Model confidence (mean pLDDT): 81 of 100. The RNA shown here (transfer RNA) has 71 nucleotides and comes from an Omnitrophica WOR_2 bacterium. Its Rfam family is "tRNA". Rfam links the family to the GO term triplet codon-amino acid adaptor activity. The organism belongs to Candidatus Omnitrophota, within Bacteria. The RNAcentral record of the sequence draws on ENA.
RNA sequence: UGGCCCUUGGUGCAACGGCAGCACAAUUGACUCUGGAUCAAUGAAUCGAGGUUCGAAUCCUUGAGGGCCAG
Numbered sequence: 001u002g003g004c005c006c007u008u009g010g011u012g013c014a015a016c017g018g019c020a021g022c023a024c025a026a027u028u029g030a031c032u033c034u035g036g037a038u039c040a041a042u043g044a045a046u047c048g049a050g051g052u053u054c055g056a057a058u059c060c061u062u063g064a065g066g067g068c069c070a071g
Base pairs, nucleotide, nucleotide: 001070002069003068004067005066006065007064010024011023012022013021018054026042027041028040029039030038047063048062049061050060051059
């Protein structure tokens, strides 16, 4: 410098253009002599900005960050 890929709760991942969900973690409660385990509940996210669309996490453009390949 060129090409390609990725970005979603704290972490790892889902989600036909139509409700953003699962697991672990965290917090609270139950249970327990205490802890752990188990059970129940709660909070928390679509990288930014535009565009298309009745409707965008998803499609398009551009920017940011990260990775891979080539030189």